The RNA shown here (Bacterial RNase P class A) has 373 nucleotides and comes from a Candidatus Cloacimonadota bacterium.
The organism belongs to Candidatus Cloacimonadota, within Bacteria.

RNA sequence: CUGAGUGCUCGAGGUGCCCGCGGUUCCUGCGAGAGUGAGAACCGAGGAAAGUCCGGACUCCAUAGAGCAGAAAGCUGGGUAACACCCAGGUGGAGCAAUCCAACGGAAAGUGCAACAGAGAGUAGACUGCCGAUCCGGGAAACCGGAGGCGAUGGUGAAACGGUGGGGUAAGAGCCCACCAGUGGUCCGGGCGACCGGAUCAGCUUGGUAAACCCCUUUCGGAGCAAGACCAAAUAGGGGGGAGAUGACGCGGCUCGCCGAUCCCCCGGGUAGGUCGCUAGAGCGCCGGAGUAAUCCGGCGCCCAGAUAGAUGGGCAUCCCAUGACCGGUUCGCCGGUCUAGACAGAAUCCGGCUUAUGAGGCACUCAGGACC
Repeated sequence: CUGAGUGCUCGAGGUGCCCGCGGUUCCUGCGAGAGUGAGAACCGAGGAAAGUCCGGACUCCAUAGAGCAGAAAGCUGGGUAACACCCAGGUGGAGCAAUCCAACGGAAAGUGCAACAGAGAGUAGACUGCCGAUCCGGGAAACCGGAGGCGAUGGUGAAACGGUGGGGUAAGAGCCCACCAGUGGUCCGGGCGACCGGAUCAGCUUGGUAAACCCCUUUCGGAGCAAGACCAAAUAGGGGGGAGAUGACGCGGCUCGCCGAUCCCCCGGGUAGGUCGCUAGAGCGCCGGAGUAAUCCGGCGCCCAGAUAGAUGGGCAUCCCAUGACCGGUUCGCCGGUCUAGACAGAAUCCGGCUUAUGAGGCACUCAGGACC
């Protein structure tokens, strides 16, 4: 210098002047009050506020109960309020490497599935082939034909029932043996553990798929801030039909169990405003300590939106601002001038994550290749 990788961080404006919006507090005018108008001070979107995909807080329903069904998670250890998240590791895979990826329990409980090609696709299989020792027929014999034996050979395929060599045989085959690979058992060593290293035994050789059913282990009650509570307003305290103490409704599927008097449908009407919940919290910043880390503990400081059809905006000047674009010059190293803040997006009960979108922002470290000193 080129190419690649990892981690962290900021995210787009600042300042001045002018106009405007929401909230809190103070002060003040009006009002019986609820409120409302003026003024001042302070505060006023995000790293994702998003998707609503996980996990929780909170609220109501039995104090949240049992079984079945159903759903989710699924290597180990740790963190956490919890998680499908995070950290540290193990194993497998990708890459020369830095590094990255993994729904990573079970296929030897059972059931199922596999296009095309191929003889055969899972209790293997005779298309090409080998043999025909034994038995049968023929023949004087060699031999020929058959019953039959075979998984060694060729070929197909993503995959053909361990591999190589030797023995063995009529021909063959873990049929037997040696070595290698795998699996399982036992033992030794290391590690909290997943697991790793080694010794030894057993011919044990078992195909793939569980993001197919299923099996195993663990976890899970439901609804959600339109939760829920209160005030005000309204009313037809109208009509019709049905269920219910032989237990309705409710505890969102079923059964049990609990509760205990209302409930459902149709027709015709009314109301549809406000207050609380509501933002001080698993909070933020700095420092110290424990820990490899995630994280935890302690001290000090800070207060940081709360709207309800939904506030957080706009104008001018100037700076950030050239390394970008354009123009001119050039000794091809650069020099001068002009222009431009441009991304994704926007709270709606709150919090922890994940995922997705995104800047003509920045910093640090690592790897590979090349050139020069």
Overview
Of the family's consensus pairs, 98% are formed in the model. Its Rfam family is "Bacterial RNase P class A". The family's RNA type in Rfam is ribozyme.